A computed fold for a 350-nucleotide part of an RNA from an uncultured bacterium, annotated as small-subunit ribosomal RNA, central domain.
Context: one part of a larger RNA
RNA sequence: CUGGGCGUAAAGCGUGCGUAGGCGGCUGAUUAAGUCGGAUGUGAAAUCCCUGAGCUUAACUUAGGAAUUGCAUUCGAUACUGGUCAGCUAGAGUAUGGGAGAGGAUGGUAGAAUUCCAGGUGUAGCGGUGAAAUGCGUAGAGAUCUGGAGGAAUACCGAUGGCGAAGGCAGCCAUCUGGCCUAAUACUGACGCUGAGGUACGAAAGCAUGGGGAGCAAACAGGAUUAGAUACCCUGGUAGUCCACGCCGUAAACGAUGGAUACUAGGUGUGGGAGGUAUCAACUCCUUCCGUGCCGCCGUAAACACAUUAAGUAUCCCGCCUGGGGAGUACGGUCGCAAGAUUAAAACUC
Repeated sequence: CUGGGCGUAAAGCGUGCGUAGGCGGCUGAUUAAGUCGGAUGUGAAAUCCCUGAGCUUAACUUAGGAAUUGCAUUCGAUACUGGUCAGCUAGAGUAUGGGAGAGGAUGGUAGAAUUCCAGGUGUAGCGGUGAAAUGCGUAGAGAUCUGGAGGAAUACCGAUGGCGAAGGCAGCCAUCUGGCCUAAUACUGACGCUGAGGUACGAAAGCAUGGGGAGCAAACAGGAUUAGAUACCCUGGUAGUCCACGCCGUAAACGAUGGAUACUAGGUGUGGGAGGUAUCAACUCCUUCCGUGCCGCCGUAAACACAUUAAGUAUCCCGCCUGGGGAGUACGGUCGCAAGAUUAAAACUC
């Protein structure tokens, strides 16, 4: 260099954007770099191969040929690839109308509940468990009523539902704002796909500074259980959970399935549009586009299963794997306040 692979056996980067690079629609002209052909020169000799010759043969020696698949120059070919020029509209995009949505940010606001505080009524228990006890309560608890404070989360609707690149997003209202879908035209004219580095986002936990702190609750304390019980159960309870700003950069970050494009039976739901038939209207029915489920044929697969949302048939680009352990470790580098993250071996061993 090559091969085979990546849902579950080792293997898809957590996810976008994007530089270089790789790859790239239709038509015509031109060029001739790639590509193909001819010629010339060169490609030392020996060796190897072929046909002969010489030692009685062979090894060996020797003559001629072939080969030396390469390079350079030159003359041609022009389908394909590339370059240049001109054009096109099927890819991509822009404009206009309409539409759905927990998409994002900021501000405001509502009701239920828990807790706490104050007051009224009221009296001996409450709480908790398998059973108890710790705990709370005659300094008046629990229960109940009234008023107040404060923080966090938004029952029902609610879904096999929607939106988002992923992480994720849920009371209601306003402001700002991203993306998507659809209809019919008009316009730009390949502007595309992927993407090493790079860059941005990235649950929870954790870190830093300042706030906040109702409930919950690592650590911790006590009560139980038990042979013990550094647990499971109970009573408490601090970080944290919440907010602002800044770090961290990891997850079974999962569909354990990278992105793009094209093609390949059907059936049945569901979300968002558009059009049509019939109808007074609605429901319904038909067609079509986008999303999201289930079943299922061809095909694929070791099987499980996947099956137009492919794990099918193909093309392009990236990432990754190469027996188990040692080890996602050591060392070094980079990043980080730290925790650590990332890149990433070897000896040895089976």